Small-subunit ribosomal RNA from an uncultured Candidatus Saccharibacteria bacterium, 1512 nucleotides, folded computationally.
The coordinates come from a structure-prediction model, not an experiment, and the mean pLDDT is 82.
Its Rfam family is "Bacterial small subunit ribosomal RNA".
[in-house]
C1' cells in the first nucleotide's frame, strides 16, 4: 500500500425551541414544554315580572286633605274711650303636604322555573374496556319532533316582610304572618304498571290575550339526539419480577341499580390466572394526525378535531333528565388571609396580570358588529366562547433595499515575477423609475334576518395625485470530507477543532487584511427526532479464521412434515354491502394582485364486520398406499462399556554373593551417594503403576474418551434378504443424563514421576530455565465439582450437484480344490481436484456448493465474563449477567519490505596459508582536551583526524588588541557643483592606515548644444567567511565496479501486487544457454576510449660523416564464436529392448500416442588438455560508479530562498602588532631506528618520467660545506636541472647502547625575503637522549604484486618525513569455506513499517475521574396487621316527626415488623486516563525455556512450576 469485517464522524429534512451577531415592509399562523408551585386586582353564568307575593320609582284616575291662606266673623283682655292692638277661636275660595285605593310602565332582594353536568382550562393520575377498530343490548335520555288521552275538586305550609334577640364579622335564633307554574290530599283514568285472569295501583298548573288563540302542565307510545353497560382484536420496557389470587372463581337465594353482573350480602363448592409472560416494578393520557423515510418502518402526540381523566390534597354524599359537580355542599389535611381570639373566609390547570423556578414563552386591550350558547312569548340581557387589535423574525409565504448607461479600467486597498493583476461597471458621473416611504384626497366587502336600525376591526384594505434614490444588508465559511486562496503576524505559544487533525520560523487549518464561496432579513451555534445506517437486516445481515454453533446426547411443549382419493371451505383468492367523523393528505378547479392561506368536488384512509362465489395449495375429518421410519431373519468387524482373574519386560526396595574407589550429574560444575563398601554384576524375595513389538493416514463410541491376555454380563453399528407395521417422522426452549485434567470429602494404597518446599549452580539479580532431593497429587472404592484451544475453532436431519486415487469392513459376479487376483454394489475413513462458493486463506458428494425444516448464538474495542442480585456447590468456584466511564479505533486474510540468538546456496585479502607492518622509542604532522585577549571555521564509527590546506614569518586570515573611514576597498545610476584625466617632487603629525598641506608640469573631443573622463556633496544603494546543508542548486563520500534496479505490452489476481527478474546448468557478471504466460526493452555488466606488451608500413627533428632506423610519431595488423583430443549436460535424427494407453478388428494382430534403458551419428554449452603464437582463455592496468540508502558532507569554493547587522562609533572596510606554531595529557597517520642480508671509506656501472626565459643554469675559479663569483648554452629528443640509489668490487668495524641510532643542546656560518624574536630552510664543528624488534589488540597485500632503492613534479620568494607521479631490484603462500566481518539470491516466521537502536507486559510512585463494597445515618414508595375514627349514606331502635341513639362500613391519623428505591459515609479493592518517574523483560523471530486454554500451588512484578488438552 490492498481487500474485507466493524464502529465513529459528516453532508439532508424537521422543531411550541433557546443563544450569538444583525434587522426594512406586509399577509397568514403561532407563543408557559420547567413548579398539577403560590396568587393581589378586575372580569369569565346567568336569565325569566307573560309563574309568584312584595318593595321602590314614574305616570294616570280616584280618595284623604296637613302647613299655609285672601276674605268673612267672634271678642277673653288691654286702653278714659274710640281707633287700634290682640292671646285664643269660628269659617274659609285657594292651596296642595300626607295617607289610601286602582291601573299602566320601569326596576328589583326573595319564592318558583330553566340553565349552571355546556362552553373554557390542564395532562397530575391511569398500562386500564382509559383509548382505537368491530359487533352488541340486560338500559336511561331534560329541552326538540310526531301521535293519542287528559288538565276536575280541595288543602297545609314557607321565604320575602315585621318584631324581638345573639354575634366583631360571617351569619343565626325565636315569634307573627303571606303568594305561586312550591308542596300535599282526593277524584277520574287508557294504548300506563303488576297480574294467566279476575282484579289492584298510579297524574296534572297555570300564564298571557277582549277574543280567536298562543305558550305551558300530566300520562303513554314512537322518533331523533346523547349517554350507560357488554364483547373480539389492537395498545411501552424489564424474567437480575415466576408463580399470583379468599369476594378470590363458580353456583343458589336475597338486596341493590336506569340496566346485566360478586355490584353487595348469606350459604355451598374449590376453583380462577400464568412461559401466547400472570403477579410485581418502571415509564406514559389515547386516537385522528405530525416529522422523517424510495418503501417497510422509526420517532412523536404543541396549535386544530374526537374521547378520557382532573379541578389545592384525600373522602363523601345531596340536588337533578344528567354530577358524586373547576367559578355547588359537608368532613379531614396542608397553606394563605381577616379577627374584638370567641370564631370565620379562600381555592386562576377560565381571560388578562403577579411572584417564584427557569435557557425560555405575550396585553391587568376593544366589541358582542358577525358565528355560536343560556334564559325569555318577545324586545332583550349575559357570554375573557368568539370576533378583532397589541407584543415577539418564533415559523411559513411574498416584496424591497433601485434600473439603464458609464474605462483614463479614477482614487484608495491588497498582491506582485515590479511588467502588472484584482477589487471592478463596482464607484464617481449622466439619464430614468417610485414597489416601499411620506403628504393630501377618495374609500370598501364582511349585513344574514321581506322593511328600518345596527361595524369593535377602521378612515383599515384598496384607489388617485404630489415629493424624492430618497427610509432599508447582514451572517457564516474558504486543509480534506465540502463550494471557495493569497499576504502579513505568531512560533507546540496564543489559539482552532464535527471527524481526521492544524500550530515547534516560509501555517491556504491560529489572529488580521485583501480576495473568493454560500445563504440572505436573515445567518450561524446548541439541543432533540428521522435519514444516510442493509449499523437489529419482514422487505434486507451474519456465525471455519473478523463478534458469533450450546462440551455431548435423550426428549415434553412448540415449529415443520411423504404418495393417492373423497369431504369441508378455517386459512387463501375474488366480488358486493356497511363502516373507517370532520380537518389533514392526493388530484382538479376556484377566491384573496402572487404565494403562504382558504373554498368546492374527487380519490385515498392499505383496517374491521358481513353476504355471495372459487377450491389449486396449506389446515381439519375420513379412507387407502409404501419410496421415509421401525420391526424381523441371516452374517460380520471392532482399544464400545462394566466386573473378576492373569502374563512378561522395565523400575524400585530388602537380603545374600563377587568386587574396589569411585559413582552420579552438567555447557562446565556443585549440592548428593560411596571404604559402616556405593556404582557395576549375580541370585532370591516383596511392591505398585503402566501395558513394548503388532500399530496404521487403522478401528469403536453421542461427546469426554477407549489398547497385555482370558472369562462373564451388556450397548450400538454395517451388509444381505425384502417377510411384517403403515408416516409411527425431523428438530427441539424449559427439563433430564453423561462430561478430560486439575481440585474437594471419607477410607485405602504409594514403585516411578512430581506442584509446594529445601539445597547446588547460572546471573547484575534468578522467588525461573539446568542439577540433587522431595510432600500433596498421580492409583483404587464411594460421594462431589461441571470446567478446557471440551477444536473440524465447522449444530442436527433430509434432498440434489464431474471425477481420480488410497485404506477399513460387508456383499455379489468371475475365477479357483481353496485362498489371492479382477470387475461391480454398499457403509466408514483419508488425499487431490471440476463447477460453484469465499474478503482471502481455502472448502469442494464427509461442502464452507444449491435448497428445505428446526434449534443455539452475534451486533465496535476496553471496562468484563467483572459488579450487584439470584440459583447450584463442603470449598475452590460455576451458571445467568449489566452500567457509569473511556478510546477512534480494535480485528481478519493476503501484499511488498525490514528484521530473526530461523533455514539453504553463492561470493569477497572476509577467514585460512604467507610476507611486511601498526600498537612500545624519538621526531614530524593532524585531531581531542586544556590554556589563552585570540589560540578563526568546518569535518566525528566504517565513510572525521599528513582531511578542506598542491605550502599560516607580513600577506593569506576569516580570530584577538589598538588606531582610522562611513555612498564606503570594489559595482550601476541620478541630481548639483568643480575640474581634462593625470605625472613628478616635497613639508608636518603618525606605528601605519590616513589627515592637513606645498610646488612643478599637463589643459581632451566638438562650430555649438553638449559629450567622454575624473573629483566632491546628496540620494537610490553597496558590503557581510553573519545564521539556517533540517529551505536549496551544484559537487562529493559510502554501500560498491557489488550485480543489481526498472519499464512497455500481454497474462494472473476483487485488489495491493505478481509474472517477466523464479527454476536447472554456467559465468567475474540479471554473463550465456535450456526450460517457462510471457514477449521485448531501458539503466547498469561486457564492449566501444586510454596506456603497456608483438609485428608491418610511412615519415625522419634528434643521434652520427652518409647510409641507417636504436628510437619517436602516425596508420594498420594480431586473439576469436578460430584448430585438435577427452569428459559432462542438454537436444535432434536413427536402430534396438521392455512394458503401457486409445482406436480398429470375432480373433491373431495392426495403427497411433506416450514411458524407461542401451547404442550410433550430428549440434549446442560448459570443463580439462594440446598445437600454433610475442601474448591463451576478460593478456595486464586505467578511465567509466545503475535504481537507491545514510534529512551523510559542504550556505567557508561557487550560486541561492528566507532571517539578521548597517546614517545609534558596524557582524562592512583599511592599517600596525599578535594569534592560527600554546602544552600536565589522550588518539590517528607517518618518518628514522633498534643494526652484520648491516654501518663506514674508496672505486666501478645501469633508469624512467618530468621541469625550465621576472626560468633552468654548463665549463672554470673561491669556500671544509651550505654557498659565492661567473656567464657559455637553451623558448628545449639539440642546452640545463642531473649525481640516479639500492646493486657490484676492495678495505675496516666484530655483537657493544657499539664506527648502531640519531633526538636534544652549544658555537659559527649560508640562502630567500621590507622583515626569519615569537616562527623558515640549509651547512660545519661539538654534544650523543630514548631505543636491543614492541601487551591486549589490529592493518595492508595474490605478481612485476608485497617488500626494498632512489628520481621527478605541483604548491612555492623561501620552507616536504606529506601528496601526486617515475623507474631499479624483486619474493612467499592460497588445503579450503567450519568459523569472524560484509554482500547477493531463494524459502520461512512476524503483534515490526520512524521498520529490532522496532514493538511491548505487569507491579510500584504522582495526579484526575466514574462506578462497586462498606459500620452506619437520613429520606421516599407500595402493601400488611392492629388501634382510633370525621363527614356521609345504610341498617336497627326510639321520636315531640324537627331529630336522637346504637351498630357495621369508612378518609385521615397512630403503632409494629418486614419489602423496595434513593441520598450520604470513615474506609477497602479493582478500573479508566495522564510527552519524557522506578523495577524488571513476560509476549511478537525457535523472542533467546515454542506459545496458548482449563485447573492447582507459589512468587516484588510481569510471571514460574505441576497436570491434561490445542496448534492458532
Nucleotide at each position: 500500500a490492498u481487500c474485507c469485517u466493524g464502529g465513529u464522524c459528516c453532508a439532508g429534512g424537521a422543531u411550541g425551541a433557546a443563544c450569538g451577531c444583525u434587522g426594512g415592509c406586509g399577509g397568514c399562523g403561532u407563543g408557559g414544554a420547567u413548579a398539577a408551585g403560590g396568587c393581589a386586582u378586575g372580569c369569565a353564568a346567568g336569565u325569566c315580572g307573560a309563574a309568584c307575593g312584595a318593595a321602590a320609582c314614574a305616570u294616570u284616575u280616584u280618595u284623604u286633605g296637613a302647613a299655609g291662606a285672601a276674605g268673612u266673623u267672634u271678642g277673653a283682655g288691654a286702653u278714659u274711650a274710640u281707633a287700634u292692638c290682640a292671646a285664643u277661636g269660628a269659617u274659609g275660595a285657594c292651596g296642595g303636604a300626607u295617607g289610601g285605593a286602582a291601573a299602566u310602565g320601569u326596576u328589583u332582594a326573595g319564592u318558583g322555573g330553566c340553565g349552571a353536568a355546556c362552553g373554557g382550562g390542564u395532562u397530575a393520575g391511569u398500562a386500564a374496556c382509559a383509548c382505537c377498530u368491530u359487533a352488541g343490548u340486560a338500559c336511561a335520555u331534560a329541552c326538540c319532533u310526531c301521535a293519542a288521552a287528559g288538565u276536575c275538586g280541595g288543602g297545609c305550609a314557607u321565604a320575602a316582610c315585621u318584631u324581638a334577640c345573639c354575634g366583631a364579622a360571617a351569619g343565626g335564633u325565636a315569634a307573627g304572618g303571606u303568594a305561586a307554574u312550591u308542596c300535599c290530599c282526593g277524584a277520574u283514568g287508557g294504548u300506563c304498571u303488576c297480574g294467566c285472569a279476575a282484579g289492584a295501583g298510579u297524574a296534572a298548573a297555570g300564564u298571557c290575550g277582549c277574543a280567536a288563540g298562543a305558550c305551558g302542565c300530566u300520562u303513554u307510545g314512537a322518533g331523533a339526539u346523547u349517554g350507560g353497560c357488554u364483547u373480539a382484536g389492537g395498545u411501552c420496557u424489564g424474567a437480575u419480577c415466576a408463580g399470583c389470587u379468599a369476594g378470590u372463581u363458580g353456583g343458589u337465594g336475597a338486596g341493590g341499580u336506569a340496566a346485566c353482573g360478586g355490584c353487595u350480602c348469606a350459604c355451598c363448592a374449590a376453583g380462577g390466572c400464568u412461559a401466547u409472560g400472570a403477579c410485581c416494578a418502571g415509564u406514559a393520557g389515547g386516537g385522528g394526525g405530525g416529522c422523517u423515510g424510495a418503501g417497510a418502518g422509526g420517532c412523536u402526540g404543541a396549535u386544530c378535531c374526537c374521547c378520557a381523566a382532573c379541578g389545592a390534597c384525600g373522602g363523601a354524599a345531596c340536588u337533578g333528565a344528567g354530577a358524586c359537580a373547576c367559578g355547588g355542599u359537608c368532613c379531614g389535611u396542608a397553606c394563605u388571609c381577616c379577627u374584638a381570639c370567641g370564631g370565620g373566609a379562600g381555592g386562576c390547570a377560565g381571560c388578562a396580570g403577579u411572584c417564584g423556578a427557569g435557557a425560555a414563552u405575550a396585553u391587568u386591550c376593544g366589541a358582542c358588529a358577525a358565528u355560536g350558547g343560556a334564559c325569555g312569548a318577545a324586545a332583550g340581557u349575559c357570554u375573557g366562547a368568539u370576533c378583532g387589535a397589541g407584543c415577539g423574525a418564533c415559523g411559513c409565504c411574498g416584496c424591497g433595499u433601485g434600473a439603464a448607461g458609464g474605462a483614463u479600467g479614477a482614487a484608495g486597498g491588497u498582491c506582485u515575477u515590479c511588467g502588472g493583476a484584482c477589487u471592478g461597471u463596482a464607484a464617481a458621473c449622466u439619464u430614468c423609475u417610485u414597489u416601499u416611504c411620506u403628504u393630501a384626497g377618495g374609500g370598501a366587502a364582511a349585513a344574514a334576518g321581506u322593511u328600518a336600525u345596527u361595524g369593535a376591526u377602521g378612515g383599515u384594505a384598496c384607489c388617485u395625485a404630489g415629493g424624492g434614490a430618497a427610509u432599508a444588508a447582514g451572517g457564516g465559511g474558504c486543509u480534506g470530507c465540502a463550494a471557495a486562496c493569497c499576504u502579513c503576524g505568531u512560533g507546540c505559544c496564543a489559539g482552532c477543532a464535527g471527524c481526521a487533525g492544524c500550530g515547534g520560523u516560509a501555517a491556504u487549518a491560529c489572529g488580521a487584511g485583501g480576495g473568493c464561496c454560500c445563504c440572505g432579513a436573515g445567518c450561524g451555534u446548541u439541543a432533540u427526532c428521522c435519514g444516510g445506517a442493509u449499523u437489529u437486516a419482514u422487505u434486507g445481515g451474519g456465525c471455519g479464521u473478523a463478534a458469533a454453533g450450546a462440551g455431548u446426547g435423550c426428549g415434553c411443549a412448540g415449529g415443520a412434515g411423504g404418495u393417492c382419493u373423497g369431504a369441508u371451505g378455517c386459512g387463501u383468492c375474488u366480488u358486493g354491502u356497511g363502516u373507517u367523523a370532520a380537518a389533514u393528505g392526493u388530484c382538479a378547479c376556484c377566491g384573496c394582485u402572487u404565494a403562504a392561506c382558504g373554498g368546492u368536488g374527487u380519490c385515498a384512509c392499505c383496517g374491521c364486520a358481513u353476504g355471495g362465489g372459487a377450491u389449486a395449495c396449506g389446515g381439519u375429518c375420513a379412507g387407502a398406499c409404501u419410496a421415509g421410519a421401525g420391526c424381523g431373519u441371516g452374517u460380520u468387524a471392532g482399544a464400545g462399556g462394566u466386573u473378576a482373574c492373569u502374563g512378561g519386560a522395565a523400575c524400585u526396595c530388602a537380603c545374600g554373593g563377587u568386587g574396589u574407589a569411585g559413582g552420579g550429574g552438567u555447557g562446565a560444575a556443585a549440592u548428593c551417594c560411596g571404604u559402616u563398601g556405593a556404582u557395576a554384576u549375580c541370585g532370591u524375595g516383596g511392591g505398585g503403576a503402566a501395558u513394548a513389538c503388532c500399530a496404521a493416514a487403522g478401528g469403536c463410541g453421542a461427546a469426554g474418551g477407549c489398547a497385555u491376555g482370558u472369562a462373564a454380563c451388556u450397548g450400538g453399528a454395517a451388509c444381505a434378504c425384502u417377510g411384517c407395521u403403515g408416516a409411527c417422522u425431523c428438530u427441539c426452549a424449559u427439563g433430564c443424563a453423561c462430561g478430560a485434567a486439575a481440585g474437594c470429602g471419607u477410607g485405602g494404597g504409594g514403585a516411578g514421576c512430581a506442584a509446594a518446599a529445601a539445597g547446588g549452580a547460572u546471573u547484575a539479580g534468578a522467588u525461573a530455565c539446568c542439577c540433587u532431593u522431595g510432600u500433596a497429587g498421580u492409583c483404587c472404592a464411594c460421594g462431589c465439582c461441571c470446567u478446557a484451544a471440551a477444536c473440524g475453532a465447522u449444530g442436527c436431519c433430509g434432498a440434489c450437484u464431474a471425477g481420480u486415487u488410497g485404506u477399513u469392513u460387508c456383499g455379489a459376479g468371475u475365477a479357483u480344490c481353496g485362498a489371492c487376483c479382477c470387475u461391480c454394489g454398499g457403509a466408514g475413513u483419508g488425499a487431490c481436484a471440476c463447477a460453484g462458493c469465499u474478503a482471502a486463506c481455502g472448502c469442494g458428494u464427509u461442502a464452507a456448493g444449491u435448497c428445505g425444516g428446526c434449534c443455539g448464538c452475534c451486533u465496535g474495542g476496553g471496562a468484563a465474563g467483572u459488579a450487584c442480585g439470584a440459583u447450584c456447590g463442603c470449598a475452590a468456584g460455576a451458571u445467568u449477567a449489566a452500567a457509569a466511564c473511556u478510546c477512534a479505533a480494535a480485528g481478519g486474510a493476503a501484499u511488498a519490505g525490514a528484521c530473526g540468538g530461523g533455514g539453504a546456496c553463492u561470493c569477497g585479502c572476509a577467514c585460512a596459508a604467507g610476507c611486511g607492518g601498526u600498537g612500545g622509542a624519538g621526531c614530524a604532522u593532524g585531531a581531542g582536551g586544556u590554556u589563552c585577549a585570540a589560540u578563526u571555521c568546518g569535518a566525528c564509527g566504517c565513510a572525521a583526524a599528513a582531511c578542506g590546506a598542491a605550502a599560516a614569518a607580513c600577506c593569506u586570515u576569516a580570530c584577538c588588541c589598538g588606531g582610522g573611514c562611513u555612498u564606503g576597498a570594489a559595482a550601476u545610476c541620478c541630481a548639483u557643483g568643480g575640474g581634462a584625466a593625470g605625472a613628478c617632487a616635497u613639508u608636518a603629525g603618525g606605528a601605519a592606515a590616513c589627515u592637513a598641506g606645498u610646488g612643478u608640469c599637463g589643459u581632451c573631443c566638438g562650430c555649438a548644444a553638449g559629450g567622454a573622463c575624473u573629483c566632491a556633496u546628496g540620494g537610490a544603494c553597496a558590503g557581510g567567511u553573519g545564521c539556517u546543508g533540517c529551505a536549496u542548486g551544484g559537487u562529493u563520500g559510502u554501500c560498491g565496479u557489488c550485480a543489481g534496479c526498472u519499464c512497455g505490452u500481454g497474462c494472473u489476481u476483487u485488489g495491493a501486487a505478481g509474472u517477466g527478474u523464479u527454476c536447472c546448468c554456467u559465468u567475474a557478471a540479471g554473463u550465456g544457454g535450456g526450460g517457462u504466460a510471457a514477449c521485448g526493452a531501458g539503466c547498469g555488466c561486457a564492449a566501444c576510449c586510454c596506456g603497456c606488451a608483438c609485428c608491418g608500413u610511412g615519415u625522419g627533428u634528434u643521434a652520427u660523416a652518409u647510409a641507417u632506423g636504436u628510437c619517436a610519431c602516425a596508420c594498420g595488423g594480431a586473439a576469436c564464436c578460430g584448430c585438435c583430443c577427452c569428459c559432462g549436460u542438454u537436444u535432434u535424427u536413427g536402430u534396438u529392448c521392455a512394458g503401457g494407453a486409445a482406436c480398429a478388428g470375432c480373433a491373431a494382430u495392426g495403427u497411433u500416442c506416450g514411458u524407461g534403458g542401451a547404442u550410433a551419428a550430428g549440434a549446442a554449452c560448459g570443463g580439462g588438455g594440446g598445437a600454433g603464437g610475442a601474448a591463451g582463455g576478460a593478456g595486464c592496468g586505467g578511465a567509466u560508479g545503475a535504481u537507491g540508502u545514510c534529512a551523510a558532507a559542504u550556505c567557508a569554493g561557487c550560486a541561492u530562498g528566507g532571517c539578521c547587522c548597517u546614517c545609534u562609533g558596524a557582524u562592512g572596510u583599511c592599517c600596525g602588532g599578535g594569534g592560527c606554531u600554546a602544552c600536565a595529557c589522550u588518539c590517528g597517520u607517518g618518518c628514522u631506528a633498534c643494526a652484520a642480508u648491516g654501518g663506514c671509506a674508496g672505486g666501478u656501472a645501469c633508469a624512467a618520467a618530468g621541469g625550465g626565459u621576472u626560468g633552468c643554469c654548463a665549463a672554470a675559479c673561491c669556500g671544509u660545506a651550505a654557498g659565492g663569483u661567473g656567464g657559455a648554452g637553451c623558448u628545449a629528443a639539440u642546452c640545463c636541472c642531473a649525481a640516479a640509489a639500492a646493486a657490484c668490487c676492495u678495505g675496516c668495524c666484530c655483537c657493544a647502547g657499539u664506527u648502531c641510532a640519531g633526538a636534544u643542546u652549544g658555537a659559527g656560518g649560508g640562502c630567500u625575503g621590507c622583515a626569519a624574536c615569537u616562527c623558515g630552510c640549509c651547512c660545519u664543528c661539538a654534544u650523543g637522549a630514548a631505543g636491543u624488534c614492541g601487551g591486549a589488540a589490529u592493518c595492508g597485500c595474490u605478481a612485476g604484486u608485497a617488500a626494498u632503492c632512489g628520481c621527478g613534479g605541483a604548491u612555492c620568494a623561501g620552507c616536504a618525513c606529506g601528496c601526486c607521479g617515475c623507474g631499479g631490484u624483486g619474493a612467499a603462500u592460497a588445503c579450503g569455506u567450519u568459523c569472524u566481518c560484509g554482500a547477493g539470491u531463494c524459502c520461512u516466521g512476524u503483534a515490526c513499517u520512524c521498520a529490532c537502536c522496532g514493538c511491548c507486559c505487569g507491579u510500584c510512585a504522582a495526579g484526575u475521574c466514574a462506578g462497586c463494597g462498606g459500620a452506619g445515618c437520613c429520606g421516599g414508595g407500595a402493601a400488611u396487621a392492629c388501634c382510633c375514627a370525621a363527614a356521609g349514606g345504610g341498617u336497627u331502635a326510639c321520636u315531640u316527626c324537627g331529630g336522637u341513639a346504637a351498630c357495621a362500613c369508612a378518609a385521615a391519623g397512630g403503632u409494629a415488623g418486614g419489602c423496595u428505591c434513593g441520598g450520604u459515609g470513615a474506609u477497602g479493592a479493582g478500573g479508566a486516563c495522564u510527552a519524557a518517574g522506578u523495577c524488571g523483560u513476560a509476549a511478537c523471530a525457535a523472542g533467546g525455556c515454542a506459545c496458548g486454554c482449563g485447573u492447582a500451588g507459589c512468587g516484588g512484578a510481569a510471571g514460574c512450576u505441576g497436570u491434561g488438552c490445542g496448534u492458532g